Context: one part of a larger RNA
RNA sequence: CUGGGUGUAAAGGGAGCGUAGACGGUGUGGCAAGUCUGAUGUGAAAGGCAUGGGCUCAACCUGUGGACUGCAUUGGAAACUGUCAUACUUGAGUGCCGGAGGGGUAAGCGGAAUUCCUAGUGUAGCGGUGAAAUGCGUAGAUAUUAGGAGGAACACCAGUGGCGAAGGCGGCCACCUGGACGGUAACUGACGCUGAGGUGCGAAAGCGUGGGUAGCAAACAGGAUUAGAUACCCUGGUAGUCCACGCUGUAAACGAUGGGUGCUGGGUGCUGGGAUGUAUGUCUCGGUGCCGUAGCUAACGCGAUAAGCACCCCGCCUGGGGAGUACGGUCGCAAGGCUGAAACUC
Numbered sequence: 001c002u003g004g005g006u007g008u009a010a011a012g013g014g015a016g017c018g019u020a021g022a023c024g025g026u027g028u029g030g031c032a033a034g035u036c037u038g039a040u041g042u043g044a045a046a047g048g049c050a051u052g053g054g055c056u057c058a059a060c061c062u063g064u065g066g067a068c069u070g071c072a073u074u075g076g077a078a079a080c081u082g083u084c085a086u087a088c089u090u091g092a093g094u095g096c097c098g099g100a101g102g103g104g105u106a107a108g109c110g111g112a113a114u115u116c117c118u119a120g121u122g123u124a125g126c127g128g129u130g131a132a133a134u135g136c137g138u139a140g141a142u143a144u145u146a147g148g149a150g151g152a153a154c155a156c157c158a159g160u161g162g163c164g165a166a167g168g169c170g171g172c173c174a175c176c177u178g179g180a181c182g183g184u185a186a187c188u189g190a191c192g193c194u195g196a197g198g199u200g201c202g203a204a205a206g207c208g209u210g211g212g213u214a215g216c217a218a219a220c221a222g223g224a225u226u227a228g229a230u231a232c233c234c235u236g237g238u239a240g241u242c243c244a245c246g247c248u249g250u251a252a253a254c255g256a257u258g259g260g261u262g263c264u265g266g267g268u269g270c271u272g273g274g275a276u277g278u279a280u281g282u283c284u285c286g287g288u289g290c291c292g293u294a295g296c297u298a299a300c301g302c303g304a305u306a307a308g309c310a311c312c313c314c315g316c317c318u319g320g321g322g323a324g325u326a327c328g329g330u331c332g333c334a335a336g337g338c339u340g341a342a343a344c345u346c
Stems, first nucleotide, its partner, number of pairs: 003318004007300002012314001014201001016199002021194001023192001025088007033081002035077008049065006091191001092188003095184004103177002108172002110154001115149007125136002162169002206247006215241002220236004258313006266291011295302002319346003328339004
């Protein structure tokens, strides 16, 4: 530099925003950098190629032609790319009207349940298991009634239902606040798409400082089981789980499917709007499922939410092991993250 790929065989970045760059709607006019074309100059000779000639042939030597696909100068063309000017509204955005939602931040409030404390009733067991034991209980447990404390999570509603870029989001009420959608067609007039680097976000676990700790529970202890049992089961139980601030930056971060745009038979659910009709309904825009035509696929399957038909941009793959290791760099308090080989071996 290039081919073929990337749901499951190796391979989509965890996911946004966005810089450079790449790519980019419709009409008209100008320019002529790219592009196309004519001319001129140059593109040494030898070599190579084509065709002749000379050594008896050939190797070898040699004539001629063409080629040297290039570069420069100059005349021209204007469809396409580019650029400048101007205009447009379909892409994109704004305004106005409207409804839906566990979208986010932070405050307040609520009831059920577990545990603990106090008091009452009450008496010998409770608990636990496959069976037991450790454990708790006559210093009165378990059970039950009343009162109190405190923390965490929000039963039913609840749904292949909703919202969010992803991670994720669920008791109630109000504040602040993001996005999407439908309708309208007033405004801007290509303002777009993608996005190497970069930057903010990013479950759980983990780390730092301070708080909190009801339940659960790594580690740990004991009881069982067992040949053993550093496990599975049981009784306890500390970090942690919770809050504030800061760090970490990873997951089967999954639809194992990057983003955008257009096009391509149907059937059937759910969900948010709109149009129409008295209404079942019909039509329409957005989302979310299932089944399937063509087509695609190695098959499984995908099938307007494509893995179909095309275009644009980015990431990534290139036999298995060694290895996501070593070394170096960089980030981190650390744990470790990111980048990422080779020898050797099959």
Molecule: small-subunit ribosomal RNA, central domain
Organism: uncultured bacterium